[in-house]
RNA sequence: GUGCAGGGCGCUUAGGGUUCCGUCGCCGCAUGGCGAGACUGGUCCGAGAAGCGUCACCCGCCCGGCAAAUUCCGGGUGGGCACACGGCGGGCCAAAAUCCCGGGAGAC
Numbered sequence: 001g002u003g004c005a006g007g008g009c010g011c012u013u014a015g016g017g018u019u020c021c022g023u024c025g026c027c028g029c030a031u032g033g034c035g036a037g038a039c040u041g042g043u044c045c046g047a048g049a050a051g052c053g054u055c056a057c058c059c060g061c062c063c064g065g066c067a068a069a070u071u072c073c074g075g076g077u078g079g080g081c082a083c084a085c086g087g088c089g090g091g092c093c094a095a096a097a098u099c100c101c102g103g104g105a106g107a108c
Base pairs, nucleotide, nucleotide: 007055008054009053010052011051012050015045016044020042021041022039023036024035025034026033027032057080058079059078060077061076062075063074064073065072083103085106089101090100091099
C1' cells in the first nucleotide's frame, strides 16, 4: 500500500419526534372543531461503536448415521466471537432521531 472480514434476528434501554390516544388552551347545547411536543405520558420509531437472549461462524473433546469418515450429515459439551474517535450533508415514515447513507468522509 492492497484485499478479505469484523455476521443475522428478537426483546429492551439511551435517545426521538407528534400520525393516533391522552393532557392543556380556545370555541360549541352537544357529537365535536381548531391549536400546543421549549405537553409528563400511552401507541409509534429506535443504536456498528448500549444491554440481554438466540441463531450462525471458528477451535477442542465425545456420540450417532451411511459401505465408509481427519474429510459428509446430525447431536452433545467446553471455549472463542476482540477493538472501535467520528462530522457536514442527504433520506424514510406523520415527524424526528445515536434509524438509513455509515465500522461512510475524516482523524488516530
The RNA shown here (Guanidine-I riboswitch aptamer) has 108 nucleotides and comes from Poseidonocella sedimentorum.
The coordinates come from a structure-prediction model, not an experiment, and the mean pLDDT is 86.
It was read from a public genome assembly, where an Rfam model found it.